[in-house]
RNA sequence: CUUAUCAAGAAUGGCGGAGGGAACGGCCCGUUGAUGCCAUGGCAACCUGCUUCACGGCAAGGUGCUAAGUCCGGCGGUUUCGAUCGAGAGAUGAG
Repeated sequence: CUUAUCAAGAAUGGCGGAGGGAACGGCCCGUUGAUGCCAUGGCAACCUGCUUCACGGCAAGGUGCUAAGUCCGGCGGUUUCGAUCGAGAGAUGAG
């Protein structure tokens, strides 16, 4: 850079000690110990393997994930003003 997906799902223990949820604005999480790191689990099924004429099914080796819709918003359309659709940005996989 291209492309697909992003409303579902999935936690305990140890270390550590103040910030964290990408940035901004909100709104949340956090000394009843968050974020992070490690271990062990778990979720999912993009790649992969087996199978099928095909659709599909099974497994879980490589990734990924395991607070909140990608936590929400910004830009544009519609709107019954609750929302909703798209764009942008971001994340992940494959190339």
This is a predicted structure of a 95-nucleotide RNA (SAM riboswitch aptamer (S box leader)) from a mouse gut metagenome. The model forms 97% of the base pairs in the Rfam consensus. Its mean pLDDT, the model's own confidence on a scale to 100, is 86.